A computed fold for a 701-nucleotide part of an RNA from a Candidatus Altarchaeia archaeon, annotated as large-subunit ribosomal RNA, domain II. Taxonomically the source falls in Candidatus Altarchaeia (Archaea, Nanobdellati, Candidatus Altarchaeota). The coordinates come from a structure-prediction model, not an experiment, and the mean pLDDT is 84.
Context: one part of a larger RNA
RNA sequence: GGCAGGGAGUGUAUCUAUGUGGUGAUCCGGAAGGAGUAGCGAAAGCAAUUUUCCGCAACCCGCAAGGGCCAGGGAUAUGGUGUGCAAGCGCCAUGAAUCACGUGGGUACGACCUGAAGCCAGUCGAUCUAAUCCGAGGCAGGGCGAAGUCCCUCAUCUGAGGGAUGGAGGCCCGACAGAGGUGCUGGGCUCAAUCCGUUCUCGUGACCUCGGAAUAGAAGUGAAAUGCCAAUCGAGACUGGGAAUAGCAGGUUCCUAUCGAAAUAGCCCUCAGGCUAGUCUGGCUGGAGACCGAUCACGGGGUAGAGCACUGAUUAUGUAUUACGGACUCGAAAGAGAUCGCUACAUUGUCAAACUCCGAACCUGUGGUCGUCUAAGAAGGCUGGAGAAGGGGUGCUGGGGUAAGCUCUGCAUCCGAAAGGGAAAGAACCCUGCUCGUGGUUAAGGCCCCUAAAUACUAACUGAGUGUAGGCAAAGGCGUUUUAAGCCUAAAACAGUGAGAAGGUAAGCUCAGAAGCAGCUAUCCUCUAAGGAGUGCGUAACAGCUCACCCACCGAGGUUUAGAGCCCUUAAAAUGGACGGGGCUAAGUUAGUUGCCGAUACCACGAUAUUCCUAACAAGGAAUUACGUAGAUAGGUGUCUUGCGAGACAAAAAGUGUGCCUUUGAGGGUGCAUGGAUCUAGCAAGAAUAAGAAUCCUGCC
Numbered sequence: 001g002g003c004a005g006g007g008a009g010u011g012u013a014u015c016u017a018u019g020u021g022g023u024g025a026u027c028c029g030g031a032a033g034g035a036g037u038a039g040c041g042a043a044a045g046c047a048a049u050u051u052u053c054c055g056c057a058a059c060c061c062g063c064a065a066g067g068g069c070c071a072g073g074g075a076u077a078u079g080g081u082g083u084g085c086a087a088g089c090g091c092c093a094u095g096a097a098u099c100a101c102g103u104g105g106g107u108a109c110g111a112c113c114u115g116a117a118g119c120c121a122g123u124c125g126a127u128c129u130a131a132u133c134c135g136a137g138g139c140a141g142g143g144c145g146a147a148g149u150c151c152c153u154c155a156u157c158u159g160a161g162g163g164a165u166g167g168a169g170g171c172c173c174g175a176c177a178g179a180g181g182u183g184c185u186g187g188g189c190u191c192a193a194u195c196c197g198u199u200c201u202c203g204u205g206a207c208c209u210c211g212g213a214a215u216a217g218a219a220g221u222g223a224a225a226u227g228c229c230a231a232u233c234g235a236g237a238c239u240g241g242g243a244a245u246a247g248c249a250g251g252u253u254c255c256u257a258u259c260g261a262a263a264u265a266g267c268c269c270u271c272a273g274g275c276u277a278g279u280c281u282g283g284c285u286g287g288a289g290a291c292c293g294a295u296c297a298c299g300g301g302g303u304a305g306a307g308c309a310c311u312g313a314u315u316a317u318g319u320a321u322u323a324c325g326g327a328c329u330c331g332a333a334a335g336a337g338a339u340c341g342c343u344a345c346a347u348u349g350u351c352a353a354a355c356u357c358c359g360a361a362c363c364u365g366u367g368g369u370c371g372u373c374u375a376a377g378a379a380g381g382c383u384g385g386a387g388a389a390g391g392g393g394u395g396c397u398g399g400g401g402u403a404a405g406c407u408c409u410g411c412a413u414c415c416g417a418a419a420g421g422g423a424a425a426g427a428a429c430c431c432u433g434c435u436c437g438u439g440g441u442u443a444a445g446g447c448c449c450c451u452a453a454a455u456a457c458u459a460a461c462u463g464a465g466u467g468u469a470g471g472c473a474a475a476g477g478c479g480u481u482u483u484a485a486g487c488c489u490a491a492a493a494c495a496g497u498g499a500g501a502a503g504g505u506a507a508g509c510u511c512a513g514a515a516g517c518a519g520c521u522a523u524c525c526u527c528u529a530a531g532g533a534g535u536g537c538g539u540a541a542c543a544g545c546u547c548a549c550c551c552a553c554c555g556a557g558g559u560u561u562a563g564a565g566c567c568c569u570u571a572a573a574a575u576g577g578a579c580g581g582g583g584c585u586a587a588g589u590u591a592g593u594u595g596c597c598g599a600u601a602c603c604a605c606g607a608u609a610u611u612c613c614u615a616a617c618a619a620g621g622a623a624u625u626a627c628g629u630a631g632a633u634a635g636g637u638g639u640c641u642u643g644c645g646a647g648a649c650a651a652a653a654a655g656u657g658u659g660c661c662u663u664u665g666a667g668g669g670u671g672c673a674u675g676g677a678u679c680u681a682g683c684a685a686g687a688a689u690a691a692g693a694a695u696c697c698u699g700c701c
Stems, first nucleotide, its partner, number of pairs: 001701006011109013026035003039046002050077001052075003059068003078093006112251004119241006130215001132213007139205001141173003144169001148165007178202003183198002186196002217233001220228002226235001254636006264277005280385006289373003293370009305358001306356002311352003316347005324341003328337003391415006398408003420431003435607007445597003448582003454594001456593006467584002475569003479566010496553003500549001502526003507521003532547001536545002608626002610623005637690001639687006646680003655674008
């Protein structure tokens, strides 16, 4: 891992709702007693239902319209009691219960199953290890050479120097033995749940080793690391309390039908959870209006915008006062003058979530009209059961943020819980809401091939493989198409080529120099077809080249401005690569036209089911009916046991294997083979009642 078997809402008590049954102002119990027939009040205690109206169903009258009566229902008054001076307010009153059984739910218990780390009690451990005690054993070889002693020399009582001797030491070297375990952060699924290789430390001592003893978990031991106490240590192991507890995690077993959520609000030591409301569902009741929409009228509101009239911010200038602040001038001072501020006003320019003289769209209340739903029963009310309380995307809108696949709101919608078609692929984008079957028509989107349908048509643009994908800016383009408006032009434009481009004069000034061309001022006249007191290059200054301007040659459009379309640059990401691919010059882009393809949509026909009507177990009819997670509700299938009861079977029961038929489905029936002794319809009752998942348990392979 596979297969088989096992494997999870149970029992008791009690409360509550509902179904069925018994009895009923009583019911249950052998009794004590419990529930009910009256409530209110903490208690002492006090102590209640009648009046009127509306009115559904049913019934009655009526051909009908309608009317009468009106259980239940609604309203009003009244009454009981508590409180209060009172007004008032709270609870209650127009009589149905109780017992048993079944089912849903709550509570207490293990309480659907599985899962902690832990807490406590009692026992067992010092064959490992820690320190201690008793008795034993062990340490090659070499080195250094303390005290003490002896000899010699010197000498000043006990001394100094030298030479020997001696053999101390938690001394030194050391792969003797033995002990340890530093680096390689070497090897290592291993010989090994700590080993191996090499390197390294100690090696006469606080040394190493053996045997025996004693210290025990609220403890021991510890040259102290929270270390060690049998591979277990911030409190050992084992057994028990014990099914500890878990707001957490995983799992939770047959079918069909009807409806179908929420990810919000308030409160909580609350944020992984609860309670209440909202939202879903079942039942009962109720008996006529309800509402998401449109529009009109009358109200409410102070946002967007706008504005500066208030509050505050703020640009420039002017005027005024000299009371206030700074500093200047004159003066001996008083004071005067001028100036910058400040303040006020005027003009001017600009702002505000906590400004408003204004002010929409829009939202909302009431009423009218229309619309939709509703007697095939709406709205509302009572009651049983929930789930959920992590949400998310898109469009529009607002707050925060530089921004975000960001965050917090509102409205709508979708996903969640929604299948189908399209967008290559895809939760929420576009089309469209799947009961089953057959046939057709369309939607979005498409029609060269993959791939169903146009190598369709008309007119343009693009040459960049731009594009064919959703996507890239500011700024540029003498790329090309196009629109509009000027100006020049056969009296010859624009471009090109040829020729000229002079004289006064080197204008004056400045300057070493300044001659068209460093700089300043002025910018005239002449000859002319034309030529500036000079456009640029150049020189130290000149020179030289060139331009403006003019003539000739040539011969038809030229030039400027402002746009528009497509295209180009701007344009960078890590293996070679992406229009879905092939490929395409249209099979790209723009405008228009006609066809076709294309879905579970729509239409037609047939079938099933649901709710309802007529009806009565049949048949007919109505529906804008029939996606669905959590969940609520209804009806069924299978297994086992018991009872009643009828049967089957050696002419072959159950079981097993494999075909066929059949039910919406769980399932049911049957043939053949195998097998060789049990099995079952129907009606009831009762369950250890359904497996694919739980790192599930056991077995086998």